[in-house]
RNA sequence: GGCGAUGUAGCUCAGCCGGUUAGAGCGUUCGGCUCAUACCCGAAAGGUCGAGAGUUCGAGUCUCUCCGUCGCUA
Numbered sequence: 001g002g003c004g005a006u007g008u009a010g011c012u013c014a015g016c017c018g019g020u021u022a023g024a025g026c027g028u029u030c031g032g033c034u035c036a037u038a039c040c041c042g043a044a045a046g047g048u049c050g051a052g053a054g055u056u057c058g059a060g061u062c063u064c065u066c067c068g069u070c071g072c073u074a
Base pairs, nucleotide, nucleotide: 001073002072003071004070005069006068007067010026011025012024013023019057028044029043030042031041032040050066051065052064053063054062
């Protein structure tokens, strides 16, 4: 250089064929339970969906460019 995969919450990931509120587990905080801690139960906070542009009534999802990571190859 060429080809491919991947990027969504602090971490690991789901999100089907584009559809109206973007989610789960773990973690964090608060509350309950307990003499107390842990476990357990309940609740909450936390996201410019890597960046930009395009298509569309509508984009996490499709297209293009760029960036990061990983792999194959010359």
Transfer RNA from a Bacilli bacterium, 74 nucleotides, folded computationally.
Taxonomically the source falls in Bacilli (Bacteria, Bacillati, Bacillota).
Its mean pLDDT, the model's own confidence on a scale to 100, is 80.